[in-house]
RNA sequence: GGGCUUGUAGCUCAGUAGUAGAGCGCUCCCUUGGCAUGGGAGAGGCCGGGGGUGCGACUCCCCCCAAGUCCA
Numbered sequence: 001g002g003g004c005u006u007g008u009a010g011c012u013c014a015g016u017a018g019u020a021g022a023g024c025g026c027u028c029c030c031u032u033g034g035c036a037u038g039g040g041a042g043a044g045g046c047c048g049g050g051g052g053u054g055c056g057a058c059u060c061c062c063c064c065c066a067a068g069u070c071c072a
Stems, first nucleotide, its partner, number of pairs: 001071007010024004018055001026042005048064005
């Protein structure tokens, strides 16, 4: 320098055009004499950045940034 993959909640990851989700974690409540376990409720995201297409973009296209991997 070039090819490919990845970037979504605090963490690990789904979501392949039509209201952004799960598990764990966090907060509160119930249960206990107390803790743990269990049950219920809730908070937390401008989807890496910018632009384009489109009625509508996490999703498709272009550029950039970061990480991983391969080639040179």
Molecule: transfer RNA
Organism: Candidatus Micrarchaeota archaeon